[in-house]
Background: RNAcentral holds the sequence, with entries from ENA. The RNA shown here (transfer RNA) has 74 nucleotides and comes from Candidatus Levybacteria bacterium RIFCSPHIGHO2_01_FULL_38_26. Its Rfam family is "tRNA". The family's RNA type in Rfam is transfer RNA. Rfam links the family to the GO term triplet codon-amino acid adaptor activity. Taxonomically the source falls in Candidatus Levyibacteriota (Bacteria, Bacteria candidate phyla). The coordinates come from a structure-prediction model, not an experiment, and the mean pLDDT is 81.
RNA sequence: GGCCCCAUCGUCUAGCGGCCUAGGACGUCACGUUCUCAACGUGAAGAUCAGGGGUUCGAAUCCCCUUGGGGCUA
Numbered sequence: 001g002g003c004c005c006c007a008u009c010g011u012c013u014a015g016c017g018g019c020c021u022a023g024g025a026c027g028u029c030a031c032g033u034u035c036u037c038a039a040c041g042u043g044a045a046g047a048u049c050a051g052g053g054g055u056u057c058g059a060a061u062c063c064c065c066u067u068g069g070g071g072c073u074a
Stems, first nucleotide, its partner, number of pairs: 001073007010026004018057001028044005050066005
């Protein structure tokens, strides 16, 4: 240099064009329970989906470019 894959709450992840104001687990916070802690129960906050552009009535999802990470190859 060429080709391929990946990027979604703090972390891990679901998602396969409309059921999504993006769901779950762990973590965090509040309350309950407990003498206290842990555990358990209930609830809450938290991601404009790496950035930009395009296609479409509609995009996390399809296409292009860029950035970052990984792999194969000369």